The RNA shown here (SAM riboswitch aptamer (S box leader)) has 136 nucleotides and comes from Amphiplicatus metriothermophilus. Rfam family: SAM riboswitch aptamer (S box leader). Gene Ontology term of the family: regulation of gene expression. The prediction has a mean pLDDT of 83.

RNA sequence: AGCUCAUCAAGACCGGCUGAGGGACAGGCCCUUUGAAGCCGGGGCAACCUCUGGACGCCCGCGACCCGGAACGUCUGGAACGGUGCCAAUUCCUGCGGAGCGCGGCCCCUCCGGGCGGCGUUCCGGGAGAUGAGAG
Numbered sequence: 001a002g003c004u005c006a007u008c009a010a011g012a013c014c015g016g017c018u019g020a021g022g023g024a025c026a027g028g029c030c031c032u033u034u035g036a037a038g039c040c041g042g043g044g045c046a047a048c049c050u051c052u053g054g055a056c057g058c059c060c061g062c063g064a065c066c067c068g069g070a071a072c073g074u075c076u077g078g079a080a081c082g083g084u085g086c087c088a089a090u091u092c093c094u095g096c097g098g099a100g101c102g103c104g105g106c107c108c109c110u111c112c113g114g115g116c117g118g119c120g121u122u123c124c125g126g127g128a129g130a131u132g133a134g135a136g
Stems, first nucleotide, its partner, number of pairs: 003134006013042005021031003025095004043087003048083002050079008059069003091128001096125008105116004
């Protein structure tokens, strides 16, 4: 660097140094000299890895029931020493495809009706990104 899987609507800030940018990318929209990014110190959040309780499943124990049991799986609690992560805004929003609803536009048609496309909005899926765990 690429690959696989899981998660992404919750949560959590102070001080010092420094001094103009930052929110991945693009477009928006924001944050920022009442101090950006970065570095340092301290604090915190969360619970992926980790440890652990309960229920159920699976399997085993002469084993249908009861009872007992290691690993594993599912669901649901707890802990937080350690490895990461995180501490403006839903991953800030949208970015591709589809569906519903609303409102305009254009075209065909004598009428009935039909077609195309736009904007807004809700939902579903995808993409991209981030973080963790894992394999090579």